[in-house]
The prediction has a mean pLDDT of 80. A computed fold for a 367-nucleotide RNA from a Dehalococcoidia bacterium, annotated as Bacterial RNase P class A. Of the family's consensus pairs, 91% are formed in the model. The organism belongs to Dehalococcoidia, within Bacteria. Rfam family: Bacterial RNase P class A. The family's RNA type in Rfam is ribozyme. The literature on the family includes a 2013 paper in RNA Biol by Beauregard et al., "Identification and characterization of small RNAs in Yersinia pestis".
RNA sequence: UAAGGCGGCCGGGCGGUCGCCCCGGUUCGCCGGGGAGGAAAGUCCGGACUCCGCCAGGCAGGGCGCUGGGUAACGCCCAGGCGUCUCGUUCAUUCGAGGCGACGGCAAGUGCCGCAGAGAGCAGUCCGCCGAUGGCCUCGGGGAACCGGGGCACAGGCAAGGGUGAAAGGGUGCGGUAAGAGCGCACCAGGCCGCGCGGCGACGCGGGCGCUGGUAAACCCCGCCCGGAGCAAGGCCGAAUAGGGGGGCGAUGCGCGCCUGGACGCGCCCCCGGGUAGGCCGCUCGACCCUUUCGGCAACGGGAGGGCUAGAUAGAUGACCGCCGCCCGCAAGGGUACAGAAUCCGGCUUAUAGGCCGCCUUGGCUC
Numbered sequence: 001u002a003a004g005g006c007g008g009c010c011g012g013g014c015g016g017u018c019g020c021c022c023c024g025g026u027u028c029g030c031c032g033g034g035g036a037g038g039a040a041a042g043u044c045c046g047g048a049c050u051c052c053g054c055c056a057g058g059c060a061g062g063g064c065g066c067u068g069g070g071u072a073a074c075g076c077c078c079a080g081g082c083g084u085c086u087c088g089u090u091c092a093u094u095c096g097a098g099g100c101g102a103c104g105g106c107a108a109g110u111g112c113c114g115c116a117g118a119g120a121g122c123a124g125u126c127c128g129c130c131g132a133u134g135g136c137c138u139c140g141g142g143g144a145a146c147c148g149g150g151g152c153a154c155a156g157g158c159a160a161g162g163g164u165g166a167a168a169g170g171g172u173g174c175g176g177u178a179a180g181a182g183c184g185c186a187c188c189a190g191g192c193c194g195c196g197c198g199g200c201g202a203c204g205c206g207g208g209c210g211c212u213g214g215u216a217a218a219c220c221c222c223g224c225c226c227g228g229a230g231c232a233a234g235g236c237c238g239a240a241u242a243g244g245g246g247g248g249c250g251a252u253g254c255g256c257g258c259c260u261g262g263a264c265g266c267g268c269c270c271c272c273g274g275g276u277a278g279g280c281c282g283c284u285c286g287a288c289c290c291u292u293u294c295g296g297c298a299a300c301g302g303g304a305g306g307g308c309u310a311g312a313u314a315g316a317u318g319a320c321c322g323c324c325g326c327c328c329g330c331a332a333g334g335g336u337a338c339a340g341a342a343u344c345c346g347g348c349u350u351a352u353a354g355g356c357c358g359c360c361u362u363g364g365c366u367c
Stems, first nucleotide, its partner, number of pairs: 001363010012324007020035006037338001041349002044347005049230004061226005066080005081103001082101007104221002109219002111215003126162002128158003133155002135152007170188006189212002191209003195206004234281004244272005254267004288307008325336004
């Protein structure tokens, strides 16, 4: 310096006029201060807080799942291991960088493996190979028992090759054999072991055992976690109108209810309590922010100093103008991403014009 990759940050600036919400002051005229985000979003996880329930523990159900660490907690984060993919490199998965991974257990048990195929798990023989051994046929030898040669494919043996399939019972090669087979051996992949060494550990390196189909996002087993509902939580104040209770009430103050009386009801007056509208609290000072230092590879934690940073309730954070920045355009001019709080906090995921910084790999040039 070029290309690619990974990570982090910013995401318009200054000023004026008029408004809106909150706080403080006020001589009630106003004055001063604060007022969206990195995602305020999706509401997917985890917590704080509140109410209800609850001795503890368990069953059922659900979630999580390599190891170690961080944290209030997590399905998050950091570091590491293993697997896998991409690029470069190498004799070589040899080394380097980066991406991705529901990454405990199939050697606990049970189940499943469509179609095809003979056979899909203590497998099987369709084509095929062999037929050593036994049998049959034949030729030769022999007096005979029998011996030797050739043949058949009857018993039987085999799983190499063909064929079916995603998979045929680890793979490749050599030996072996009648033909074959982990039957024996070497190497490779995996598994197992009260094995050795290294590591806290996942695991790695080596040794031994011929032990060897896959599937747990199949049932299941193992380990850990989980009581329920949510700020419309929850608490306080509380009308008007209507309705409820009590009193005025002693065989009766008044009015109405059929002509009268009684009883009863309604009205009238006073008092009481519940609910609704509405108002207030919860509400923003908190696992908070900034600077610095110490411990730690890091996530993060401890200390010191400083700071206060929206709290609305159908929901304020707006509109217009000037100058500048950036992008498009020859110019006039136009545009300036994604998007906006609703109890709060930690994450994840998704959206995002443009710009800046750092690191890694590879190539070129220069010293």